[in-house]
Model confidence (mean pLDDT): 81 of 100. Transfer RNA from an Oscillospiraceae bacterium, 73 nucleotides, folded computationally. Its Rfam family is "tRNA". By type it is a transfer RNA.
RNA sequence: GCUUCUUUAGCUCAGUUGGAAGAGCAUGCGGCUGUUAACCGCAGGGUGGCAGGUUCGAGACCUGCAGGAAGCG
Numbered sequence: 001g002c003u004u005c006u007u008u009a010g011c012u013c014a015g016u017u018g019g020a021a022g023a024g025c026a027u028g029c030g031g032c033u034g035u036u037a038a039c040c041g042c043a044g045g046g047u048g049g050c051a052g053g054u055u056c057g058a059g060a061c062c063u064g065c066a067g068g069a070a071g072c073g
Base pairs, nucleotide, nucleotide: 001072002071003070004069005068006067007066010025011024012023013022019056027043028042029041030040031039049065050064051063052062053061
């Protein structure tokens, strides 16, 4: 330098054919327990890497840029 993959909650990740965002863990609160842990319930937490484009509508499609990984030279 080229090619491919990847970027979504604090962390690890899902999200199918474009219809508008979720799980587990963690955190907070409550229940249970003599107490803690475990277990059970509830809640908070998202400019979806950045900037544009297409569309009535984009996490998903298109373009550029940035970070990460792998391969080739």
It was read from a public genome assembly.